Transfer RNA from a Lachnospiraceae bacterium, 72 nucleotides, folded computationally. Model confidence (mean pLDDT): 80 of 100. Rfam family: tRNA. Its family is annotated with triplet codon-amino acid adaptor activity in the Gene Ontology. It is annotated as a transfer RNA. The organism belongs to Lachnospiraceae, within Bacteria. The sequence was found in a public genome assembly.
Formats: sequence, structure tokens, C1' cells
RNA sequence: AGGGCUUUAGCCAAGCGGUAAGGCAACGGACUUUGACUCCGUCAUUCACUAGUUCGAAUCUAGUAAGCCCUG
Repeated sequence: AGGGCUUUAGCCAAGCGGUAAGGCAACGGACUUUGACUCCGUCAUUCACUAGUUCGAAUCUAGUAAGCCCUG
């Protein structure tokens, strides 16, 4: 320099144009003498960022940023 992949909650992770699943953690409660276990509930108006397309975008397009890989 050229090319490819990834970026979603504190962590992991699904989603493939129509209001973002699940697990762990956290918080509140039940149970318990206390704790643990178990059970119930809560938890993403901003999906890396900025524009664009569309009635509608995490999803499509362009650019930017970060990380990883390949070629030279």
C1' cells in the first nucleotide's frame, strides 16, 4: 500500500428490513436462624461513530474509528 473479517448490556452471545432472544453478573423480593441453593420480578428512547436509502434500518449503501488476519 492492497484485500478480508469483527464491533449488540458490566461479560458472553442470537438476530439476516417490521418495536433487540438467551445465559452469567447486578438489583429488588420469597424461602432460610444467617448464608448458600432454589423460585419470582427488573435490567440495551443511543446495536462503534457520522451521513444516506426506505413508510420503516442493528440489518442495505458510503465514509470514519478500533481490533484481528492475509498478500507485498